A computed fold for a 331-nucleotide part of an RNA from a Candidatus Nanoarchaeia archaeon, annotated as large-subunit ribosomal RNA, domain IV.
It matches the Rfam family "Archaeal large subunit ribosomal RNA".
Its mean pLDDT, the model's own confidence on a scale to 100, is 85.

Context: one part of a larger RNA
RNA sequence: UCCGACUAAGGGAAUUCGGCAAAUUAGCCCCGUAUCUUCGGUAUAAGGGGUUCCUGGAAUUGUAUCCGUAUGGGUGCGAUUUCAGGACGCAGUGACAAAGAUGGUCCGACUGUUUAACAAAAACGUAACUUCCUGCGAGCCUGCAAAGGUGUGUAUAGGAGGUGACGUCUGCCCAGUGCCAGUACUUGAAACUCGGUUUCAACUGAGCUAAGAGCUGGUAAACGGCGGGGGUAACUAUAACUCUCUUAAGGUAACGAAAUGCCUUGCCGUUUGAUUGACGGCCUGCAUGAAUGUCGCAACGAGAUCAUCACUGUCCCUAGACGGAAUCCAC
Numbered sequence: 001u002c003c004g005a006c007u008a009a010g011g012g013a014a015u016u017c018g019g020c021a022a023a024u025u026a027g028c029c030c031c032g033u034a035u036c037u038u039c040g041g042u043a044u045a046a047g048g049g050g051u052u053c054c055u056g057g058a059a060u061u062g063u064a065u066c067c068g069u070a071u072g073g074g075u076g077c078g079a080u081u082u083c084a085g086g087a088c089g090c091a092g093u094g095a096c097a098a099a100g101a102u103g104g105u106c107c108g109a110c111u112g113u114u115u116a117a118c119a120a121a122a123a124c125g126u127a128a129c130u131u132c133c134u135g136c137g138a139g140c141c142u143g144c145a146a147a148g149g150u151g152u153g154u155a156u157a158g159g160a161g162g163u164g165a166c167g168u169c170u171g172c173c174c175a176g177u178g179c180c181a182g183u184a185c186u187u188g189a190a191a192c193u194c195g196g197u198u199u200c201a202a203c204u205g206a207g208c209u210a211a212g213a214g215c216u217g218g219u220a221a222a223c224g225g226c227g228g229g230g231g232u233a234a235c236u237a238u239a240a241c242u243c244u245c246u247u248a249a250g251g252u253a254a255c256g257a258a259a260u261g262c263c264u265u266g267c268c269g270u271u272u273g274a275u276u277g278a279c280g281g282c283c284u285g286c287a288u289g290a291a292u293g294u295c296g297c298a299a300c301g302a303g304a305u306c307a308u309c310a311c312u313g314u315c316c317c318u319a320g321a322c323g324g325a326a327u328c329c330a331c
Stems, first nucleotide, its partner, number of pairs: 001325004006320003010316002014314001019311001027051005036041001038165001052087016088092001100309007107301002112124002128163007139150004166296002169293001171226003176223002178219005185214003192207005227245005254288001255285001266282006
């Protein structure tokens, strides 16, 4: 110096990206428990008190016996509970074992799953909602096929996709790209039919024609998309109103400096002595927005973040003691 395991007066997070690490708390019994809530929970909420030994009293009760007939009483041996007095120590769940607590916000409903060996999560899954295919010799999957799986199944079933409890809702656009349906007509290959090249072969012209495409519709919980400029109200500001260009339609409800906001440490308030933090508002949304789901939400979380109390060698500021390792010196 390092590793392991300890202890520290006074202060108590001043340390640090961050209370990381450590400390605190802890079992059982009694009392007592807010807020929110899907009324189940939250909850061991929080917060208090007790806990060892001895003696005595009381209550309930098992059993044996006596009184002798009683739902009772006495005595003996137990069991459980409770009250009081006393004893000792700093300390009585004396070691071991054994929650620190609370509040705000974000995300994900929850239990669950995952990158064996740098990631456990907000990722995946989930119940639930929804779209599409499929009437069974189905659809989907494996196989060249025969055949097999789903399926001892039959639409309350099977397969494929999306969203992801619950509550509240889920606006407008079918122009593009897909998908579905229709199609008088147009286009549309080979084969086939008819013809031409004097005949055959080859070549060539016309006709007929499938799917597809054109064409006509539908479809967004399909892929996706959801504007710009000017003017206007009896202070100013703003614009319910209006003009215009333009689109398939021009972003509705809700939310909003957000896990999304560049400018930005936006502005106001609360929190601090002081805050690029956190929370609550505002809306000027670079570039939120509705199952690529929107906004809420009790419970839950080795999730992210902020704060308070308690606690502490994290720190002020180091020190001491114990066990080991390395190095140096001596033998």